This is a predicted structure of a 74-nucleotide RNA (transfer RNA) from Phycisphaera sp.
Its Rfam family is "tRNA". By type it is a transfer RNA.
The organism belongs to Phycisphaera, within Bacteria.
The prediction has a mean pLDDT of 81.

RNA sequence: GCUCGCGUAGCUCAGUUGGAUAGAGCACCGGUUUCCUAAACCGAAGGUCGCGCGUUCGAAUCGCGCCGCGAGCG
Numbered sequence: 001g002c003u004c005g006c007g008u009a010g011c012u013c014a015g016u017u018g019g020a021u022a023g024a025g026c027a028c029c030g031g032u033u034u035c036c037u038a039a040a041c042c043g044a045a046g047g048u049c050g051c052g053c054g055u056u057c058g059a060a061u062c063g064c065g066c067c068g069c070g071a072g073c074g
Stems, first nucleotide, its partner, number of pairs: 001073007010026004019057001029043004050066005
């Protein structure tokens, strides 16, 4: 330098034949229970879907550029 893959909550990820409130588990916070803790159960909070532009009535999902990480080739 070229090619490919990945980037979504604090962490690990799902969701990519575009469809309208963006999810799960764990963690964290509050509560119930207990003498206390743990476990169990209930609830709440937490996101510019890497960034920008574009296509579209509508974009996490499609296109282009850029950034970061990984792999392969030279």